[in-house]
RNA sequence: GUCCCCAUAGCUCAAUGGAUAGAGUACGGGUUUGCGGAACCCGAGAUCGAGGUUCGAUCCCUCGUGGGGACG
Numbered sequence: 001g002u003c004c005c006c007a008u009a010g011c012u013c014a015a016u017g018g019a020u021a022g023a024g025u026a027c028g029g030g031u032u033u034g035c036g037g038a039a040c041c042c043g044a045g046a047u048c049g050a051g052g053u054u055c056g057a058u059c060c061c062u063c064g065u066g067g068g069g070a071c072g
Base pairs, nucleotide, nucleotide: 001071002070003069004068005067006066007065010025011024012023013022018055027043028042029041030040031039048064049063050062051061052060
């Protein structure tokens, strides 16, 4: 340099173009306990950026950014 793959919550992952973007774990609160842990309940928390297509985009297209890989 060329090509391919990936980017969603603190972390690990879901999500036929139409949901209130969903879980596990972590975090905060509560119940429980002599105190913790475990268990149960509740809560907060996310679509890498900019455009485009579409009635409608996490999803499709382009460019960029970051990460990984193959070739040279």